A computed fold for a 73-nucleotide RNA from a Methanomassiliicoccaceae archaeon, annotated as transfer RNA. The sequence was found in a public genome assembly. The organism belongs to Methanomassiliicoccaceae, within Archaea. Its mean pLDDT, the model's own confidence on a scale to 100, is 81. It matches the Rfam family "tRNA". Rfam classes the family as a transfer RNA.
RNA sequence: GCCGUGGUAACUCAGUUGGGAGAGUGCUGCGCUGAAGACGCAGAUGUCGCUGGUUCGAGUCCGGCUCACGGCA
Numbered sequence: 001g002c003c004g005u006g007g008u009a010a011c012u013c014a015g016u017u018g019g020g021a022g023a024g025u026g027c028u029g030c031g032c033u034g035a036a037g038a039c040g041c042a043g044a045u046g047u048c049g050c051u052g053g054u055u056c057g058a059g060u061c062c063g064g065c066u067c068a069c070g071g072c073a
Base pairs, nucleotide, nucleotide: 001072002071003070004069005068006067007066010025011024012023013022019056027043028042029041030040031039049065050064051063052062053061
């Protein structure tokens, strides 16, 4: 330098055919307990890596850039 895969919540990850941003864990509060854990209930947290484009509408499609991993040279 070229090719491929990936970057979504604090962490691990889903998100199918373009229209609702989600799950588990963690965190906070409450219940329960002598207390804690477990368990139950409720709740908060997002520049969907960055930037431009297409579209009525983009996490999703297209271009450029960037980071991680793998391959070729």